A computed fold for a 106-nucleotide RNA from a Bacteroidales bacterium, annotated as SAM riboswitch aptamer (S box leader). Model confidence (mean pLDDT): 85 of 100. The organism belongs to Bacteroidales, within Bacteria. It was read from a public genome assembly, where an Rfam model found it.

């Protein structure tokens, strides 16, 4: 750093450092923030993608949470392209991109 499967409206926060951002990037919009931003560390948690174990010839299944990741405002914060779809706007739904993590592979 590329493929390729999955999944992403569910859930889950306290303290110390720290000192102005922050919520992936661009744009517009909402929101958060000196009652402290991002980060960094402890410690608590959550979920189950790998996994421990059981059941099975395998597929699969059941299953816990010790071990490898992940996560813990706000729907991936919303919209951005396409479609249903029409003269326009507006809402809605549905899909593409993007992005984000898991395993696999390279």
């Nucleotide at each position: 750093u590329g493929u390729u499967u999955a999944u992403a409206a569910a859930g889950a926060a306290g303290a110390g450092u720290g000192g102005a951002g922050a919520g992936a990037a661009c744009a517009g919009g909402c929101u958060c923030u000196a009652u402290g931003a991002a980060a960094c560390u402890c410690u608590g948690g959550c979920a189950a993608c790998c996994c421990a174990c059981c059941c099975u010839c395998c597929c699969g299944g059941g299953g816990g949470a010790a071990g490898g990741u992940g996560c813990c405002a706000c729907a991936a914060c919303c919209u951005g392209c396409c479609u249903u779809a029409a003269a326009u706007a507006a809402a809605a739904a549905g899909g593409a991109g993007c992005u984000a993590u898991a395993a696999a592979c390279g």